[in-house]
This is a predicted structure of a 1396-nucleotide RNA (small-subunit ribosomal RNA) from an uncultured bacterium.
The coordinates come from a structure-prediction model, not an experiment, and the mean pLDDT is 82.
It matches the Rfam family "Bacterial small subunit ribosomal RNA".
The RNAcentral record of the sequence draws on Greengenes.
RNA sequence: AGUUUGAUCCUGGCUCAGGAUGAACGCUAGCUACAGGCCUAACACAUGCUAGUCGAGGGGCAUCGGGCAGGGAAGCUUGCUUCCCUUGCCGGCGACCGGCGCACGGGUGAGUAACGCGUAUCGAACCUGCCCCAUACCCGGGGAUAGCCUUGCGAAAGUAAGAUUAAUACCCGAUGGCUUCCUUUUAUCUCCUGAUAGAGGGAAUAAAAAAUUUCGGUAUGGGAUGGCGAUGCGUCCGAUUAGCUAGUUGGCGGGGUAACGGCCCACCAAGGCUACGAUCGGUAGGGGUUCUGAGCACGAAGGUCCCCCACAUUGCAACUGAUACACGGUCCAAACUCCUACGGGAGGCAGCAACGAGGGAUAUUGGUCAAUGGGCGAAAGCCUGAACCAUCCAAGUACCGUGCAGGAUGACGGCCCUAUGGGUUGGAAACUGCUUUUAGGCGGGGGUAAAGUGCCUGACGUGUUCCGGUAUUGCAAGUACCGCCAGAACAAGGACCGGCUAAUUCCGUGCCAGCAGCCGCGGUAAUACGGAAGGUCCGGGCGCUAUCCGGAUUUAUUGGGGUUAAAGGGAGCGUACGCGGGCUGUUACGUCAGCUGUGAAAUCCGGCGGGUCAUCCUCGGGCUGCAGUCGAUACUGUUGGUCUCGACUGCGCGCAGGGGUGUCGGAAUUCAUGGUGUAGCGGUGAAAUGCUCAGAUAUCAUGAAGAACUCCGAUCGCGAAGGCAGAUGCCCGGAGCGCAACUGACGCUGAGGCUCGAAAGUGCGGGUAUCAAUCAGGAUUAGAUACCCUGGUAGUCCGCACAGUAAACGAUGGAUACUCGCGGUUCGGCUUUAGAGCGGAGCCGCUAAGCGCAAGCGUUAAGUAUCCCACCUGGGGAGUACGCCGGCAACGGUGAAACUCAAAGGAAUUGACGGGGGCCCGCACAAGCGGAGGAACAUGUGGUUUAAUUCGAUGAUACGCGAGGAACCUUACCCGGGCUUGAACUGCGCCUGCAUAGACCAGAGAUGGUCUUUCCCUUCGGGGCUGCCGCGGAGGUGCUGCAUGGUCGUCGUCGGCUCGUGCCGUGAGGUGUCGGCUCAAGUGCCAUAACGAGCGCAACCCUUCUCCACGCUUGCCAUCGGGUAAUGCCGGGCACACCGUGGACACUGCCAUAGUAAGAUGCGAGGAAGGUGGGGAUGACGUCAAAUCAGCACGGCCCUUACGUCCGGGGCUACACACGUGUUACAAUGGCCGGUACAGAGGGAAGCCACCUGGCGACAGGGCCCGGAUCCCGAAAUCCGGUCUCAGUUCGGACUGGAGUUUGCAACCCGGCUCCACGAAGCUGGAUUCGCUAGUAAUCGCGCAUCGGCCAUGGCGCGGUGAAUACGUUCCCGGCCCUUGUACACACCGCCCGUC
Repeated sequence: AGUUUGAUCCUGGCUCAGGAUGAACGCUAGCUACAGGCCUAACACAUGCUAGUCGAGGGGCAUCGGGCAGGGAAGCUUGCUUCCCUUGCCGGCGACCGGCGCACGGGUGAGUAACGCGUAUCGAACCUGCCCCAUACCCGGGGAUAGCCUUGCGAAAGUAAGAUUAAUACCCGAUGGCUUCCUUUUAUCUCCUGAUAGAGGGAAUAAAAAAUUUCGGUAUGGGAUGGCGAUGCGUCCGAUUAGCUAGUUGGCGGGGUAACGGCCCACCAAGGCUACGAUCGGUAGGGGUUCUGAGCACGAAGGUCCCCCACAUUGCAACUGAUACACGGUCCAAACUCCUACGGGAGGCAGCAACGAGGGAUAUUGGUCAAUGGGCGAAAGCCUGAACCAUCCAAGUACCGUGCAGGAUGACGGCCCUAUGGGUUGGAAACUGCUUUUAGGCGGGGGUAAAGUGCCUGACGUGUUCCGGUAUUGCAAGUACCGCCAGAACAAGGACCGGCUAAUUCCGUGCCAGCAGCCGCGGUAAUACGGAAGGUCCGGGCGCUAUCCGGAUUUAUUGGGGUUAAAGGGAGCGUACGCGGGCUGUUACGUCAGCUGUGAAAUCCGGCGGGUCAUCCUCGGGCUGCAGUCGAUACUGUUGGUCUCGACUGCGCGCAGGGGUGUCGGAAUUCAUGGUGUAGCGGUGAAAUGCUCAGAUAUCAUGAAGAACUCCGAUCGCGAAGGCAGAUGCCCGGAGCGCAACUGACGCUGAGGCUCGAAAGUGCGGGUAUCAAUCAGGAUUAGAUACCCUGGUAGUCCGCACAGUAAACGAUGGAUACUCGCGGUUCGGCUUUAGAGCGGAGCCGCUAAGCGCAAGCGUUAAGUAUCCCACCUGGGGAGUACGCCGGCAACGGUGAAACUCAAAGGAAUUGACGGGGGCCCGCACAAGCGGAGGAACAUGUGGUUUAAUUCGAUGAUACGCGAGGAACCUUACCCGGGCUUGAACUGCGCCUGCAUAGACCAGAGAUGGUCUUUCCCUUCGGGGCUGCCGCGGAGGUGCUGCAUGGUCGUCGUCGGCUCGUGCCGUGAGGUGUCGGCUCAAGUGCCAUAACGAGCGCAACCCUUCUCCACGCUUGCCAUCGGGUAAUGCCGGGCACACCGUGGACACUGCCAUAGUAAGAUGCGAGGAAGGUGGGGAUGACGUCAAAUCAGCACGGCCCUUACGUCCGGGGCUACACACGUGUUACAAUGGCCGGUACAGAGGGAAGCCACCUGGCGACAGGGCCCGGAUCCCGAAAUCCGGUCUCAGUUCGGACUGGAGUUUGCAACCCGGCUCCACGAAGCUGGAUUCGCUAGUAAUCGCGCAUCGGCCAUGGCGCGGUGAAUACGUUCCCGGCCCUUGUACACACCGCCCGUC
């Protein structure tokens, strides 16, 4: 930093970024330097090498060389040469005796939890070869033995016997100052036991050569080095390991050892260790150091290098030796391997190489002793797989390189974007010029050797001396380094690009293939998969995996927590431990400071030094520790004295439902008996089981039993907690207040331990009225092993004994001190201002500071501090399993892991939701009126069918919806026939002169063919138009409404939704917008940490109702005149009405009532209208990924002689069925016939059509007016009269037959209308459901759009007639506000548990 949430704060885990590695794996790989390289099988090992040396210790002479002498042989000149034998004489030397070394160096980490290691100290309890210093000495003898030789045994390894011989081998004697031991004694000293020195007596002990020197030998003392032992402190995990121990612990005396010691032994005693973790189990070599880290904290590690330890196939043992219980020694045993003549033998790579095996994995059977170091030697020298070098390996760190400049106002290609200009790859490439590190070739070439050794010379203080000269010694290696040559020539990749985390686009894929460290990507537009292009990071490397530390303050010592996130033990008493009041002295353990020693080197840090730089080397510093010592004394501790305030005690006073035990009381319940009394009682939401005529329930009386204690009673009191309630006696305990008399820190806490501990449960014995697990029955239910009912057993009660747990809670351990206040209450006390004040001890409420993530806590802390105990460390698994302890049992205590998830969780916020609460509204219910659901038909939909029945709309918010007009067309569907720059539009090029119109033929038509006709304008440049061909656009009602715009439905005409500033809150967020009143309204008023504002509400707009003014034709006609059969018909007029324009009016303005106001109420006034007068338009932020790609537009995808387009026909009108919306009815408030009155709003020229004639009629034939306040488009219900008389009818009109009419190119599929005939269902409609609150419902007709016509009963308008009802808000539905709960937030159509 990411990740729990819609968002927030917190808790908390998981994950990442960093560094590191003896690493491994993948891709890639030029050079150099330095460092590194079996982590696994302490598995097995072929082969070679890894420890020898000394002849100046010795006897000797197998072998080699030399020599003397002798002998022999050959070549052969009595000499020479060669060869052989003899000869240890010389150089030397195998084997042997002897000396020294082999105990070092090198390897490994199995064992070991230990004085093993680290550190400090001690040894008065010890040893020490070689080396150094000092002193003294080295005399005289002797006997063996190996080798060699001889003889045996054996396959071999080896071995036996005999004879002979030497030594620096061995032995004896002498000397013995010195040394050691014993004993006596003196002095000095010390850390206990004691040490040192001196004196007397006694005992014991040495030696090697050589002429000399050197080198050696012996004794003693000292030094140095190395070793041994002892002690303090430190040193992993487990208590689900709690007891262990007989040589065990100690003593006395011995033995043993270099030395102390039960190390060993005899005897005696009974001790020793352990909760500060013994014993047991597991794991492990320890340290310097290394990694990490801010860290002098912690954690992890212990490879390379250094120190220590342990081991050497496994186990045991000793020998030799100064040192071993011995890696390349011995004996024995075991396993394994090998040889064998089967009798017996040999071996030990955890040395260097190498081999097999194991494994993810780790190198050469190399060179040299030149240097450094070691052994032996007088030395030369020999030996040295120690060491130095080289080889292999990116396995680490560091340096260098793989080119530089122009080209470029930027090629081609690729890729993507784009505004079509371009951008990017690219401050690339090609090409031109330049340079040459590295690699390659050629040549030169210092130093590691200033050392050592031999020889010569010199000096002096005469020796492991120094100076000089000379000769000589190099594996690596002709390497490092330097110079020259040619040539950009020989040298770049890996991972990543959603966030964390630097870096993005296209294509492919389509929850597939795949990715992934965590969160998570992928279901057709994937920056997350795969590829490409581009980019980012690092770079001879880059990634992945594993492991460690970090981040993680996530075990918290530094540096955490616990009311609710994980976490206070149920409570008390008390042991150990821890901590502890005032004053004063003492001491100096802790503490502090100075000095000293040590803290090996390397590492680390710093630095002028060396290698060309760097890694590396080197120099200096430091190394927190431990010990000693001189001091300091504030604090803690030790110890002494003293004090009273902590604590305890005493005396006095009251207090309580504190505990134990006995006695007493009344009410209730049940039962028993008796009386009264009669049919039910009881129980429930409703019932039933049950009880009851054998007399219940009810009621009265009497009696019995057991349990619990009404009122008082409370926000109350007491108790450590659990808990405690009738009254009263006795016994026991407690706190409080007052006095300040006693003691004098006696205190606090408290692991283990002990005690108490609700309810339920267990054992034994009682008791049993009520209630009541289990059980039985009845109900409920899908079931009901439950909730409800009727019964009823353990139990509930008492005594004794167990058990030991609870949400045993204040979810808050105990103690002490300190830190503002206000109010209530209980029990004491004091004062006197007495309904008050002061001071204690409790119990409550609210709060300042402070604290807290917040809620909250707040002198009774969750504040500020100290002390002690218990507890926590992600969720689940799990308080489970195993083990142990307890229990009669039930069960309790203690208490894991595997595995799995990325969360689980706390508090608070905003919403949503609730069969939560409060307030309010709406034709939401209720009250009414009329319908739907039943019938027939119309229409839409589903379904089915079909070649097609085109498509869309689907709860409310689809279904007389898109469609406000499907016979063709429309038309998108199906069949068939055609066309392909195309049916329409457009740019360009070439050509053409037509196009068109008419007629005929073929065809279903599109179309094709034939005949006739034949361009226009012009400034003469050309232009326009048409057609053919070609190129470029086309075209698509094809897909995606989940890529979109626009529009629209719904919540909802609901009253809400927000913002600025301020304030509050860590924050999400809140406040405002809450509260009271009011309103249709977030409408207004009041109040108010809010003050204002915006979108909504209202108003402004249209219409209607009243009035006024103005205007007057096509309107009107009161007055005047004319005229008709009659009519504003005419003149005239503009009063009225209408029409139109402009105004007025209504605002709770006035009155009354109560109210602060807003506003409300009034069958008050006035007014045409009264409290928004009625209606309309107007739809906030948003919700439903709501609807529409087919109205239109548009991204992406798809088709291109077809998914485009033209034509004919068919289909969208199908029909067992289901649903929605309607129409007409079922009739008398009616039907039919006749007569008769009154509208508004619209429309009208290919039109409305008066009027006339014909027809029963639809309509037809004539025909006036009118583009219209002028003409036309018949209103009906109503009213009056008549008839029908309750019936499937004179209701109802479907269906069907016949005859017509009209529109249209055409009514077969498939139009409307008329007439005649036919006359179906249907007699008011189940569950359920819809509309409507007034000019509304209901009912009656009229008009219009679309339109040739019309399937219109639909839609949109208009007027006529004209009701009923609303008590009210309990309930249903929807909505608003406040509040509450929440484990919901794709939000209850949620989430989620169990069973199968």